[in-house]
This is a predicted structure of a 73-nucleotide RNA (transfer RNA) from a Bdellovibrionota bacterium. Its mean pLDDT, the model's own confidence on a scale to 100, is 80. The RNAcentral record of the sequence draws on ENA. It matches the Rfam family "tRNA". Rfam describes the family as follows. Transfer RNA (tRNA) molecules are approximately 80 nucleotides in length.
RNA sequence: CCGGGCGUAGCUCAAUCGGAAGAGCGUCUGUCUCAUAUGCAGAAUGUCGCAGGUUCAAAUCCUGGCGCCCGGA
Numbered sequence: 001c002c003g004g005g006c007g008u009a010g011c012u013c014a015a016u017c018g019g020a021a022g023a024g025c026g027u028c029u030g031u032c033u034c035a036u037a038u039g040c041a042g043a044a045u046g047u048c049g050c051a052g053g054u055u056c057a058a059a060u061c062c063u064g065g066c067g068c069c070c071g072g073a
Stems, first nucleotide, its partner, number of pairs: 001072007010025004019056001027043005050064004
């Protein structure tokens, strides 16, 4: 320098041809207990890495940067 993959909640990851975001774990509160743990009930949390574009509508399509990984030269 060229090509490919990935980037989504605190962590690990879903979201299958565009209809607007969820799970598990974790955290917090309540309940239970003498207390802790477990169990049960509830709650909070996302500029979908960034910036543009297309569209009635974008995590998803297109373009350009950025970061990480892999391959080639």